This is a predicted structure of a 101-nucleotide RNA (SAM riboswitch aptamer (S box leader)) from uncultured Capillibacterium sp. Its mean pLDDT, the model's own confidence on a scale to 100, is 77. Rfam family: SAM riboswitch aptamer (S box leader). From the family's description: The SAM riboswitch is found upstream of a number of genes which code for proteins involved in methionine or cysteine biosynthesis in Gram-positive bacteria. Taxonomically the source falls in Capillibacterium (Bacteria, Bacillati, Bacillota).
[in-house]
RNA sequence: CUCAUCGAGAGUGGCGGAGGGAAAGGGCCCGAUGAAGCCCGGCAACCGGGGAAGCGGUUUCCCAAUGGUGCUAAAUCCCUCCAGCUCUUCUGGAAGAUGAG
Numbered sequence: 001c002u003c004a005u006c007g008a009g010a011g012u013g014g015c016g017g018a019g020g021g022a023a024a025g026g027g028c029c030c031g032a033u034g035a036a037g038c039c040c041g042g043c044a045a046c047c048g049g050g051g052a053a054g055c056g057g058u059u060u061c062c063c064a065a066u067g068g069u070g071c072u073a074a075a076u077c078c079c080u081c082c083a084g085c086u087c088u089u090c091u092g093g094a095a096g097a098u099g100a101g
Base pairs, nucleotide, nucleotide: 001101002100003099004098005097006096011040013039014038015037019030020029021028024080025079026078027077041072042071043070045069046068047067049063050062051061052060053059076095081093082092083091084090
């Protein structure tokens, strides 16, 4: 940079000890009924593995969780950028995150 996905799902555990919620800012929220982080467990998105259908291109479904990442409060927690619609809400895009190339 390109493509795909992002309103679902996932602990009454152990260690730890005050913070945290994916740039930054604002809001709002979570946290000693213990935050971040680590371990274990779990979830199941992509790649990888197995199977079925299909075959011009190429796609869809099922299984497993052994591998590589990822995830495991709140719609990507909401907004801040742009556009449209309106009577300030809603919708779309951008942006952001994850995976693959």